[in-house]
This is a predicted structure of a 348-nucleotide RNA (Bacterial RNase P class A) from Methylibium sp. Rfam family: Bacterial RNase P class A. The family's RNA type in Rfam is ribozyme. A source record names the gene rnpB.
RNA sequence: GAAGUGGGCCAGACCGCCGCUGGCACACCGGCCGAAAGGCUGUGCUGGAGGAAGGUCCGGACUGCACAGGGCAGCGCAGCAGCUAACGGCUGUCCACCGCGAGGUGAGGAUCAGAGCAACAGAGACGAGUCGGGCCUGGGGGCGCAAGCCCCGAGGCCCGGGUGAAACGGGCAAUCUCUGCGCGCAGCAACACCAAAUAGGCCAGCAUUGAUGUGGCUCCGCGGAGCUGGCGGGUAGGUGGCAUCGAGCCGUUCCCGUGAGGGGCGGCCCAGAGGAAUGGCGGUCACGCCGGCAACGCCGCAAGGCGGUGCCGGUGCACAGAAUCCGGCCUAUCGGCCCGCUUCACAC
Numbered sequence: 001g002a003a004g005u006g007g008g009c010c011a012g013a014c015c016g017c018c019g020c021u022g023g024c025a026c027a028c029c030g031g032c033c034g035a036a037a038g039g040c041u042g043u044g045c046u047g048g049a050g051g052a053a054g055g056u057c058c059g060g061a062c063u064g065c066a067c068a069g070g071g072c073a074g075c076g077c078a079g080c081a082g083c084u085a086a087c088g089g090c091u092g093u094c095c096a097c098c099g100c101g102a103g104g105u106g107a108g109g110a111u112c113a114g115a116g117c118a119a120c121a122g123a124g125a126c127g128a129g130u131c132g133g134g135c136c137u138g139g140g141g142g143c144g145c146a147a148g149c150c151c152c153g154a155g156g157c158c159c160g161g162g163u164g165a166a167a168c169g170g171g172c173a174a175u176c177u178c179u180g181c182g183c184g185c186a187g188c189a190a191c192a193c194c195a196a197a198u199a200g201g202c203c204a205g206c207a208u209u210g211a212u213g214u215g216g217c218u219c220c221g222c223g224g225a226g227c228u229g230g231c232g233g234g235u236a237g238g239u240g241g242c243a244u245c246g247a248g249c250c251g252u253u254c255c256c257g258u259g260a261g262g263g264g265c266g267g268c269c270c271a272g273a274g275g276a277a278u279g280g281c282g283g284u285c286a287c288g289c290c291g292g293c294a295a296c297g298c299c300g301c302a303a304g305g306c307g308g309u310g311c312c313g314g315u316g317c318a319c320a321g322a323a324u325c326c327g328g329c330c331u332a333u334c335g336g337c338c339c340g341c342u343u344c345a346c347a348c
Base pairs, nucleotide, nucleotide: 001344002343003342004341005340006339007338008337009336010335012285013284014283015282016281017280018279020048021047022046023045024044025043026042030041031040032039033038050319054330055329057328058327059326060325061324062187063186064185065184074183075182076181077180078179079093080092081091082090083089094108095106096105097104098103109178110177114176115175116172117171131160132159133158134157135156136155137154139152140151141150142149143148191240192239193238194237201231202230203229204228205227206226213222214221215220248268249267250266251265252264254263255262256261287316288315289314290313291312292311293310294309296307297306298305299304
């Protein structure tokens, strides 16, 4: 220098103006919406997206219901050892495969419990036997005077060619199955609290000896079965859950461990709505791309081409956007930076 391999990091910076939203303080102690519960409104200070907030795949926290204990069924996991709140995640290591290598991948328990499966070829493919040859045993038939010869079929033993990945011997468990281990079910639209209207429920009182209602309103008429009050449950609506004390975040030339990680010490409090805030405009600087101009360098006889530098103008800055919270996995991602290692080439 080229090609690779493993890991980490950034995701424009600053200023001004105008907005949105959480918290705190102050002010108003009033006003507005609502039956209520509750919510809204001013000023100042301060906080305000991500490495994936995404997919909702796995594990937990939390909440409700269920639950003596054990088992069956169902689902999931699988070398070995560890980390962790837990995991299907992560770490170390063995083995197998890929790579010259750094390194990568692994769906790596069990086929002496049982079942199932294998294209083509081949007589025969998961069931055991079958094609050809030889030998032995005993049987039947034919020929022959006889010795004996020939044929047929049965059983047993041995050998062999050919097919095929595989032929009484193996493979597949990513087919069922077996073994070991784990899992109760549902999910913040969980759940808890406050709480209308209407309908229905319960209780009390009144009412066919005519109530409530209604027409002209003492009296009278019409009309004919409900009326009034209280209680309780659920719904609309509202509040909490919910985001300051945690599996919390940052740092560490400390300790233990190969490592994942654990502990110590120091510092910090760090978004939170409920149709859903986190934005817009202008300027300066930085970066990428495009175009123009200028001088320079290289190549070329030349026309011209290439390269970086400076200035000007334009344009762009990916993937994407919290919704109860947390740990992972997977997927998306313009451009760029840093570190370890490997192979090859060259120089010293």